Description:
Predicted 3D model of a 349-nucleotide part of an RNA (small-subunit ribosomal RNA, central domain) from Bougainvillea glabra. Taxonomically the source falls in Bougainvillea (Eukaryota, Streptophyta, Embryophyta, Euphyllophyta). Model confidence (mean pLDDT): 85 of 100.
Context: one part of a larger RNA
RNA sequence: UUGGGCGUAAAGCAUCUUUAGGUGGCUUUUUAAGUCCGCCGUCAAAUCCCAGGGAUCAACCCUGGACUGGCGGUGGAAACUACCAAGCUAGAGUAUGGUAGGGGAAAAGGGAAUUUUCGGUGGAGCGGUAAAAUGCCUAUAGAUCGAAAAGAACACCAACGACGAAAGCACUCUGCUGGGCUGACACUGACACUGAGAGACGAAAGCUUGGGGAGCAAAUGGGAUUAGAUACCCUAGUAGUCCUAGCCGUAAACAAUGGAUACUAAGCACUUGCGUAUCGAAUCGUUCAUUGUUGUAGCUAACGCAUUAAGUAUCCCACCUAGGGAGUACAUUUGCAAGAAUGAAACUC
Numbered sequence: 001u002u003g004g005g006c007g008u009a010a011a012g013c014a015u016c017u018u019u020a021g022g023u024g025g026c027u028u029u030u031u032a033a034g035u036c037c038g039c040c041g042u043c044a045a046a047u048c049c050c051a052g053g054g055a056u057c058a059a060c061c062c063u064g065g066a067c068u069g070g071c072g073g074u075g076g077a078a079a080c081u082a083c084c085a086a087g088c089u090a091g092a093g094u095a096u097g098g099u100a101g102g103g104g105a106a107a108a109g110g111g112a113a114u115u116u117u118c119g120g121u122g123g124a125g126c127g128g129u130a131a132a133a134u135g136c137c138u139a140u141a142g143a144u145c146g147a148a149a150a151g152a153a154c155a156c157c158a159a160c161g162a163c164g165a166a167a168g169c170a171c172u173c174u175g176c177u178g179g180g181c182u183g184a185c186a187c188u189g190a191c192a193c194u195g196a197g198a199g200a201c202g203a204a205a206g207c208u209u210g211g212g213g214a215g216c217a218a219a220u221g222g223g224a225u226u227a228g229a230u231a232c233c234c235u236a237g238u239a240g241u242c243c244u245a246g247c248c249g250u251a252a253a254c255a256a257u258g259g260a261u262a263c264u265a266a267g268c269a270c271u272u273g274c275g276u277a278u279c280g281a282a283u284c285g286u287u288c289a290u291u292g293u294u295g296u297a298g299c300u301a302a303c304g305c306a307u308u309a310a311g312u313a314u315c316c317c318a319c320c321u322a323g324g325g326a327g328u329a330c331a332u333u334u335g336c337a338a339g340a341a342u343g344a345a346a347c348u349c
Stems, first nucleotide, its partner, number of pairs: 004320002007303002012317001015200003021194003025088004031082001033081002035077009049065006091191001092188003096183004103177002106174001108172002110154001114150008125136002163168001206247003210243002215241002220236004258316006266294004271289001273286003298305002323348002331342004
């Protein structure tokens, strides 16, 4: 390189947008670059292959003939790709009317609980565990009632449920705002798909600035356990967790399954829409979309997947090539740092 792969064996970028590139719907016309056909020239000889001949055979030598393929020229063909021109509406999109939603970011408000402080009642324990102890308490704890403050999180509803590109998203209300689905009639007329590079976003932890600090809690102290116990259990407790403005750019970032399009048995259920029913509901019917589940054909090493494919096909991208050494070294880029990205070899087996 060809070929083969990528749910679990090595392998799908965490996710999205987009440049170049690759690929691209239906009809007619033009051209003839690709493509196809004919003819001409050329690709020295030798070699290889075939046929015949010569060395007594053979290697070898001689004569003749090509096959295949390339390049150039010339004359044609016009189905396909491409080009030119014109059109179409099934892809894609726009406008308009509906519709569901924890989608986003901002402001305001709320009540439980917890802790602390103050005051009243009260008077001996509380707390904790398998059992204890450290700890708190007559300087009045724990319990209980009232008042106040603070920070963080939002019980029930709640679901196999909704939304979002993913990360993620839930107390209530307000204004702002993105996307989805959908109706009938219009409009544009291939405007599409993918996407190296690039850009955006990206849990938690961590870092920088200034706040905040109730609870929880790495580190750390103490008490237990134990042969020991740098742990599991208990009691304390600092970073952190929260806000603000930046950085970091990684996760088993998982469905361990890249995106788009078309096709391929059935059944059950969810959400939404529309209709029906009703005072209002439950109910019933129905199409598209969404989500889940069972299961043929087919696929798979098996497990299993199975109209949301891991089936049947096409297009584009990423990635893989035995285990270790190693996601290491060196180097470069990036970062305040921690690190991240790119990423070997010797050697070993």